Overview
This is a predicted structure of a 1506-nucleotide RNA (small-subunit ribosomal RNA) from an uncultured bacterium. RNAcentral holds the sequence, with entries from ENA. Its Rfam family is "Bacterial small subunit ribosomal RNA".

């Protein structure tokens, strides 16, 4: 830092994934120790217990309990009295309790964050200042009565104070009319020399409270600014609502509250709604810029079972307080009470999930207290949890027989591996023993200075000395003992992404972040061996951010991938020439102030080290306050004039909007002429015509639209706009004076205007023409062809507002090479004009540099360069759909989601292959001929059926007379039966065997087999031998043989087939971001990528071609077995002879478009001749590129797996493989006269031949048959036919035709029954030349005709392979069919058109919409009842202080109760919003193999699309 994953490959847009960090987790496997942290994110659900705020007796009466003392009674144990002392239960009072702790429900601002402000409060603390004097009435505790289950009252009595209240006094304070007025206090303690005093004490001091009042510190309450989430499918809110004035109220400003008066306030710079949420410091991440998050810590708010209220207080509107309402739980004698863990443990529920009913207050803080001290679940410490971060450790050297055992394996080893194991050490941690801190010095005591004071008291304050005081905890930590001893796992190994092998499984089982493994040889499932990565901890869910430049401020983009508004117009916003001068609001510079600590960062320190602590700096990127600077923007103000406008001279035009007019076609209607068709189509019909049609002439009616000019042409902002005149009118160039003087660009909401097609009301209608209606086409044909036709289409007013409204390309301006047309101007030059040239301008097109783009492509009319403003985009469906709103008269428009779903859609270009695309080229491919096949009847092969088997396999061409060049047994592999088991065959091992192996010969039995068995061996070493070893053989076991058993889609080999088509590639080099192209394309030409030219291409290989073989012609050498021209000879080339010839078979010659003419570019070639046996690859054959078809073959052989092992192996016998309604291929033999018989005659090639060919002879009508010369073979055997001659048949199911049948035969052979082949007599079927459809064939070829051979014992051969006789026709020419090749288009195809897809149905499964509806929650406005409270009114109740008065009793003062205003919860009606559900219903989605057409992708067969 990047990587997978669309595609046959590419390049790109673009989504998904993945790879890091990180967490208050959590789960699954596993766990050795220690630091330091952290631990209910869920139900602000509900709580059982226990503690969590109490304290002072130096503020008071006091005395239940405890202890001490005294006192009395009792032997004693104890009992009693006694506040006297410690103290102290309960109580008055006084400080606390508003803090500390917890939680995050609420809150989008009454909040918090930052920086200000100004009209305020404060208990306790510091600092000054004056004070502290006199005096009253009550009241709890207590004590007697009472009620009550209990909580808890009630009554009547007694009593105190730092409690209450007056009264004096007022430095300060406060109030005001300025004269005046008003308003405090409280004491308690400790020491004391003189004097008083009975004593308490007075006095005198000190300490300490109290009260007033200034001032301070340090809190707190209150304004303002500026920032703070998400939705416009929330656009309007407000009514104490803005403000003003009076009055109230407050610690204080203020509508905070009330009464009048005004109509204001807030809002596109998002008010209001509605969701959502505590906020910051920080915290994770990231390079940052951002993004997410707010747990622990801090710092603030809000809360406290829920909603409301005040009360006491300096502070609450109060977590462990108080009243009322609700809901919940609990006592309960049913009457009536009592509670609030979001405090620490803890329980229960919820949940994936979160801990001790712990210790001590030793430390630090907090409360009270004079202090000692007590309280203190704040805190400190400890438990529990691998939750996290950190450090240790589980041992360290050495050790190859590279052990054993494990996995693997090509049997060789390889690996596990120095690993073990052995030998030599060490001893952290854990364990045992034993020593042992720091955290604590302060209050205390004692000594010694200061202060205060009369004072050596007291008391405060400073120094010394001492003693006390630990919860952790016998813990850190140190020695020491012993022994490698106690201590490793967990994910992963197909790619991303480090790490591979077997085995099992066999689309099962299962993996899987994304891409995908798995249907028998899985590195991707599960195991095991190996490895890889991290390690006491590994992995998975989950989330956050990162990679993602994938929301782009930094940093995207919009012509085809998503993505420019249909088009102007223009308020608000944004931006904005040229000069100057002011400002200083924006910038910038420097001073200052804040920006808590804590974090992060830097540099020290301290725990052994780091986590962690801590000291110090730096940084907090920010607000404020001030000075200053005057470039830049902003403003203000003056001026220019290039931007923009205006006037004034011109110019072009389908620019708009009214009227008017024309003359051509079309249809209509008259009338005239005229006779049978018209009309339409690919073919028809439907329509129209004898009632007179079309055709033609003539009239005339109507309504649309304007040919030729027309254009690559003009205008218009677009949408559009076209016959000519006329009127009224928008803009636009063009030329220069002249004025105005930034007047400007853009442009959210808004306005306007918008093709066709629809809608409204009214007209109009010739033509076309949806819907419809008929005729065809067609498996259908609700199209497409055709005959009719109605809205529509025109026209006038209103609507609608939408398009592939496109250049798919927002507007403006500026700036950047040319070349060419065209239309409107100017200016200048040339001509006699017509025009032309040049130049300069607005426009409008085709190229093209540079740049730019993915590419195609754009290229002064940018899609280039740089700028200003709007609008749109953020994967594909689902959806431009739903809800909602807004427009409409509708039909729609507009705005515009979700849930679910795939991993991709998608752009440009590349290489194929395809086209019912298109040029061109070849082939028995059509054509042209020629013979056939389909039809008969047999062969024969195949499918089907049948069978105990009917063995296998081969299935378009490219499977069917194919594997099979020979199925009666055997072959043979099948089927029934009957038997063998180391076996029919093959090695090896172990043990056994001497009348052993072997075996005539018997029995059984179809035979294999089983039995019984006479007889009866062998080699080799040792030994005289006897014998003994080995060995061959047999027995008997053990490994192992053995399978035509699977899988040809595990394979090797060989084959077929495109296709004897001309193709198929490299190499360097050039192009292109690249797949790839160039070459190999093009102009010719060739059978041929033959060959020339040409070209960024030069070469080159595999293929053609030649080279090889057979054939044709000649030469030369050789002549036996072949041949004889010439010489003898013979029935015969029979012999002699010979090698001339012919042949036979080696080696050579030729043929090369060499040579002539022509044409062609002068080329390659081509066309014609020459010559020559052959003439343009002579003819035939072998040869077969890259690759295509998972073509075929495991049954030929080979061979991986697999499967079977008394049988899926062996042997045997019989059977089948020959089976027969049926259907095809290949073929045969005919259907007759170009024939059929008979007779008679002739001419080959090639091959075979010893278990062989067999000749002449003899015998059969004949297959044959008996014999048997020659041949090991150019010597010998085998050996034509048609043709030719010549007769008979005389067109007929026959003298064609031959099957079937029946007799009789004749070979082969172990055996012809299933089941052979010939032969003879006899029988004599279909068939009279074959429908649709189809093959083969271009010359020694088809047709015809017969010969051989292989395989064979014999055959089914009519088949296959060969030969050689006889020997044709036709080819104009490539329109058309099928196959191929080359360019070239188009594509949605790539498994490649047998491709791809679409939609309706129909079945399942998920989401979602509407639904009569019903259930909830918020919430609004109205009304109604209102508790407890404050306020306020009244107060006839009731009342000790204080005035009056002797008193009663009044006054002043409060008060119960009562009335009133607000109000909580609560009822009642109407709304909104929002969720859940709901018969039925809409589309949507998804899901190997339904249904039914075939729309789309090629010209997709009707071009598609909006």
């Nucleotide at each position: 830092a990047g990587a997978g994953u669309u595609u046959g490959a590419u390049c790109c847009u673009g989504g998904c994934u993945c790879a890091g960090a990180u967490u208050g987790a959590a789960c699954g496997c596993u766990g050795g120790c220690g630091g330091c942290a952290u631990g209910c994110u869920u139900u602000a659900c509900a709580c059982a217990u226990g503690c969590a705020a109490g304290u002072c007796g130096a503020a008071c009466g006091g005395c239940a309990g405890c202890a001490c003392g005294g006192g009395g009674g009792g032997u004693a144990a104890c009992c009693c009295c006694u506040g006297g002392u410690g103290g102290c239960g309960a109580g008055u009072g006084g400080c606390g309790a508003a803090c500390g702790g917890g939680u995050g429900a609420g809150u989008a601002a009454u909040g918090c964050a930052u920086c200000g402000g100004a009209a305020c409060g404060c208990g306790u603390c510091c600092u000054g200042u004056a004070a502290u004097g006199g005096g009253g009435g009550a009241u709890a505790a207590c004590c007697u009565a009472u009620c009550g289950a209990a909580a808890g009252g009630u009554a009547g009595g007694c009593u105190a104070a730092u409690a209450c209240c007056g009264c004096a006094u007022a430095c300060g304070u406060c109030c005001u009319g300025a004269g005046g007025g008003a308003g405090a206090a409280a004491g308690c303690g400790g020491g004391g020399g003189a004097u008083c005093g009975a004593a308490a004490g007075a006095c005198c001091u000190c300490g300490u409270g109290u009260u007033a009042u200034a001032g301070g510190a340090g809190u707190g309450g209150c304004c303002g600014a500026u920032g703070u989430c998400g939705g416009a499918u929330u656009a309007g809110c407000u009514a104490g609502u803005u403000g003003g004035u009076g009055g109230g109220g407050u610690a204080a400003a203020g509508g905070c509250c009330u009464a009048c008066c005004a109509a204001g306030g807030c809002g596109a710079c998002g008010a209001u709604c509605c969701g959502u949420a505590g906020c910051g410091g920080g915290u994770c991440u990231g390079a940052g810029a951002g993004g997410a998050c707010g747990g622990c810590c801090c710092g603030c708010c809000a809360c406290a079972c829920u909603g409301g209220g005040a009360c006491u207080g300096a502070g609450a509107c109060a977590c462990g307080g108080c009243c009322c309402a609700g809901a919940c739980u609990c006592c309960u004698a049913c009457g009536g009470g009592a509670g609030g863990c979001a405090g620490c443990a803890g329980u229960g529920g919820g949940g994936a999930a979160u801990u001790u009913u712990g210790g001590a207050c030793a430390a630090u803080g907090g409360g009270g207290g004079c202090a000692a001290c007590c309280c203190u679940g704040a805190u400190c410490c400890a438990g529990c949890c691998a939750u996290g971060c950190c450090g240790c450790g589980u041992g360290a050297g050495u050790g190859a027989a590279g052990a054993a055992g494990g996995c693997c394996u090509u049997c060789g080893g390889g690996u596990u591996g120095u690993a073990a194991a052995g030998c030599u050490c060490u001893u952290u941690c854990a364990g045992g023993u034993g020593g042992a801190a720091a955290g604590a010095a302060a209050u205390c005591u004692c000594c010694c200075g200061g202060g205060u004071g009369a004072a050596u008291a007291c008391c405060c304050u400073g120094g010394g000395a001492g003693g006390a005081u630990g919860a952790c905890g016998g813990u850190a930590c140190c020695a020491u003992c012993a022994g490698a001893a106690g201590a490793a796992g967990c994910a992963c190994c197909g790619g991303c992404u480090a790490a591979c092998u077997a085995c099992g499984u066999g689309c099962c089982a299962g993996c899987a972040g994304c891409c995908g493994c798995g249907g028998u040889a899985a590195u991707a499932c599960g195991u095991a061996g190996g490895g890889u990565g991290c390690g006491a901890g590994c992995g998975u869910u989950a989330a956050u951010c990162g990679g993602a430049a994938u929301u782009a401020c930094u940093g995207g983009g919009c012509g085809u991938a998503a993505a420019g508004c249909g088009u102007g117009c223009g308020c608000a916003g944004g931006c904005g020439g040229u000069u100057g001068u002011g400002u200083a609001a924006g910038a910038c510079a420097g001073a200052u102030g804040u920006g808590a600590a804590a974090u992060c960062c830097c540099c020290g320190g301290g725990c052994u080290c780091a986590a962690c602590c801590u000291g110090g700096g730096a940084a907090c990127u920010g607000c404020g306050u001030u000075u200053g600077u005057g470039a830049c923007u902003g403003c203000a103000c003056a001026a220019c004039u290039a931007g923009a406008g205006u006037a004034c001279g011109g110019c072009a035009g389908a620019g708009g909007g009214a009227g008017g007019u024309g003359g051509a076609a079309u249809u209509c209607c008259g009338c005239g002429u005229g006779u049978a068709g018209c009309a339409g189509u690919g073919a028809a019909a439907u329509g129209c015509g004898u009632a007179g049609a079309g055709a033609u002439g003539c009239g005339g009616a109507g309504g649309a639209a304007c040919a030729c000019c027309g254009a690559u042409g003009g205008c218009g902002a677009a949408g559009g706009c076209a016959g000519c005149c006329u009127c009224c009118u928008g803009g636009g160039c063009c030329a220069g004076u002249a004025c105005u003087g930034a007047c400007g660009c853009u442009c959210a909401u808004g306005c306007a205007c918008g093709a066709a097609a629809g809608c409204g009301u009214g007209g109009g209608g010739a033509g076309c023409a949806a819907a419809c209606a008929g005729g065809a086409u067609u498996a259908g044909a609700u199209a497409c062809c055709c005959u009719g036709g109605u809205a529509g289409u025109c026209c006038a007013c209103g609507c609608c507002c939408u398009a592939a409204a496109u250049g798919a390309u927002g507007u403006c301006a500026a700036c950047u090479a040319g070349u060419u047309g065209u239309u409107c101007g100017g200016u200048g030059a040339g001509g006699a004009g017509a025009c032309u040239c040049a130049u300069u301008g607005a426009g409008u097109a085709a190229c093209g540099c540079a740049g730019c783009u993915a590419a195609c492509g754009c290229g002064a009319u940018a899609a280039g360069u740089g700028u200003a403003c709007c609008g749109c985009c953020u994967g594909g469906g689902g959806a431009g759909u739903a809800c909602g709103g807004u427009c409409g008269c509708a039909a729609g428009a507009u705005u515009a989601a979700a849930a679910c779903u795939c991993a991709a859609a998608g752009g440009a270009a590349u290489u194929g292959a395809c086209g019912g695309g298109g040029a061109c080229c070849c082939g028995c491919a059509c054509a042209a001929g020629c013979g056939g096949u389909g039809g008969a009847g047999c062969a024969u092969g195949u499918g089907g059926c049948u069978u105990a088997a009917u063995u296998c396999g081969a299935u378009g061409c490219a499977a069917c007379g194919c594997g099979a060049a020979g199925a009666a047994c055997c072959u043979u592999a099948c089927c029934u039966g009957g038997a063998c088991u180391u076996g029919a065959c093959a090695u090896g091992c172990u043990g056994g065997u001497a009348g052993u192996a072997g075996a005539a010969u018997c029995c059984u039995g179809a035979a294999a087999g089983g039995g019984a068995g006479a007889c009866g061996a062998c080699g080799g070493u040792c030994g005289c031998a006897a014998g003994a070893c080995c060995g061959a053989g047999c027995c008997a076991g053990c490994a192992c043989a053995g399978g035509u058993g699977c899988u040809g889609c595990a394979u090797g080999g060989c084959u077929g087939u495109c296709g004897u088509c001309a193709g198929c590639u490299c190499g360097u080099g050039c192009c292109g971001u690249g797949a790839g192209g160039u070459g190999u394309u093009g102009g010719g030409u060739u059978a041929a990528g033959u060959c020339c030219c040409g070209c960024a291409a030069c070469g080159a290989g595999c293929g053609c071609a030649a080279c090889c073989c057979c054939u044709g012609u000649g030469g030369u050498u050789a002549g036996u077995u072949g041949c004889c021209c010439u010489u003898a000879u013979u029935c015969a080339g029979u012999u002699a002879g010979g090698c001339a010839c012919u042949c036979u078979a080696g080696c050579c010659a030729g043929a090369c478009u060499g040579c002539c003419u022509g044409u062609g570019a002068u080329a390659a070639g081509c066309a014609g001749g020459a010559g020559g046996a052959a003439g343009g690859u002579g003819g035939g054959g072998a040869u077969g590129a890259c690759g295509u078809c998972a073509a075929g073959u495991c049954a030929g052989u080979a061979u991986g797996g697999u499967c079977c092992u008394u049988a899926u192996g062996u042997c045997c016998a019989g059977g089948g493989c020959u089976g027969c309604a049926c259907a095809c291929g290949u073929g045969c033999u005919a259907c007759a006269a170009u024939g059929a018989c008979c007779g008679g005659u002739a001419c080959a090639a090639a091959a075979g031949g010893a278990a062989g060919c067999a000749a002449g002879g003899c015998c059969g009508c004949g297959a044959g048959g008996c014999g048997g010369a020659g041949c090991u073979a150019a010597u010998c055997c085998c050996c034509a036919a048609a043709a030719c001659c010549g007769g008979u048949c005389u067109c007929a199911g026959u003298u064609c035709g031959g099957a079937u049948u029946g007799g009789a035969g004749u070979c082969u052979g172990c055996a012809a029954c299933c089941c052979g082949a010939c032969u003879c007599c006899a029988u004599g079927a279909a068939g009279c030349u074959g429908g649709a459809a189809u093959c083969g064939c271009u010359a020694g070829u088809a047709a015809c005709g017969g010969c051989g051979c292989a395989u064979c014992a014999g055959c089914u051969a009519c088949g296959g392979c060969g030969c050689c006789g006889u020997g044709a026709a036709u080819a104009c020419g490539u329109u058309c069919c099928c196959g191929g090749g080359u360019c070239u288009u188009g594509u949605a195809c790539a498994c490649a058109c047998c491709g791809c897809c679409c939609g309706u149905c129909a079945c399942a499964u998920c989401a979602u919409g509407g639904g009569a509806g019903c259930c909830g929650a918020u919430u609004g406005c109205a009304c109604c009842c209102g508790a407890a409270g404050u306020c306020g009114u009244u107060g006839a109740u009731u009342c000790a202080a204080c005035u009056a008065g002797c008193a009663a009793u009044a006054g002043a003062g409060a008060u119960a109760g009562a009335c009133g205003c607000c109000c909580a919860a609560g009822g009642u009606a109407c709304g909104a919003u929002u969720g859940g559900u709901g018969a039925c219903u809409g589309g949507g989605a998804u899901g190997a193999a339904g249904u039914c057409g075939u729309a789309a992708c090629a010209a997709g067969g009707u071009a598609a699309c909006c």